[in-house]
Context: one part of a larger RNA
Molecule: small-subunit ribosomal RNA, central domain
Organism: uncultured Bacteroidales bacterium
RNA sequence: CUGGGUUUAAAGGGUGCGCAGGCGGGACAAUAAGUCAGUGGUGAAAUCUUUCGGCUCAACCGAAAAACUGCCAUUGAUACUAUUGUUCUUGAGUACAGUUGAAGUGGGCGGAAUGUAGCAUGUAGCGGUGAAAUGCAUAGAGAUGCUACAGAACACCGAUAGCGAAGGCAGCUCACUAAAGUGUAACUGACGCUCAGGCACGAAAGCGUGGGGAUCAAACAGGAUUAGAUACCCUGGUAGUCCACGCCCUAAACUAUGAUCACUCGUUGUUGGUAAUAUAUCGCCAGCGACUAAGCGAAAGCAUUAAGUGAUCCACCUGGGGAGUACGAUCGCAAGGUUGAAACUC
Repeated sequence: CUGGGUUUAAAGGGUGCGCAGGCGGGACAAUAAGUCAGUGGUGAAAUCUUUCGGCUCAACCGAAAAACUGCCAUUGAUACUAUUGUUCUUGAGUACAGUUGAAGUGGGCGGAAUGUAGCAUGUAGCGGUGAAAUGCAUAGAGAUGCUACAGAACACCGAUAGCGAAGGCAGCUCACUAAAGUGUAACUGACGCUCAGGCACGAAAGCGUGGGGAUCAAACAGGAUUAGAUACCCUGGUAGUCCACGCCCUAAACUAUGAUCACUCGUUGUUGGUAAUAUAUCGCCAGCGACUAAGCGAAAGCAUUAAGUGAUCCACCUGGGGAGUACGAUCGCAAGGUUGAAACUC
């Protein structure tokens, strides 16, 4: 390299869009590039193979044949692929009609809680723990009531639920934007699938500038614990947590399971839609779950949402350590990211 693989043994890219590339539905016709057949030319010699022969044998050498699986030209074949033309509707999309949802962006509003401030009542504790202490408090704390301000998060509903490509998304409301499924089968007529590079998005933490700062809380300080305690526990507490703009680009970014299409026993729950006169049931379509059969699997298990049976395209793996390191390149303000070895060793 090939073979073989990628839920858990090494291995699915974090996710999408998408140029090139690869692959691509039904019918008819033309062409004959691929493909197939015939013929001609060429395919040096040696080598290889077979047969025969020569050195006593062998290696070696000589002769002949075969082969040289290729290329070129030409004559045909037309099933498949391709190209061109015409056409079809089931793939894909559009239209129309209902519907659904924490999908996104930007405004406005709300109550509970927390903290702070003021006033009042009121007096000796509060707080915290396994037990304590640091801490707060007679300069009147904690508790209770009223008022004001602030920032952040949205109890119950709430779910085994829903939406989103993924990250993710939850008070109420308005505006704008996007999506999906269902129904009709009106329109287009293969317009499709996948996608190296590329582009966009991408939790948390972190970075830059400017705001904001209630809570919580790395760092830090103190109190405990302990042999020690740079921890676990407690009292404080700064970055940060929040907002705007710009970076960073990584996660057990997980379903550890790439995308698309087709096919393959059943039972059951749930979400959305659904025609006929129709509250409903059944059925159907599209999601989200549980169990189970065949099959698969090393087993655990998966099992129409496959890890089953097939097809197309992409990504990735090849013993452990060294190492996701070094060097180089590239991106970044930095932190670092991406790409990514070898010696050596077991």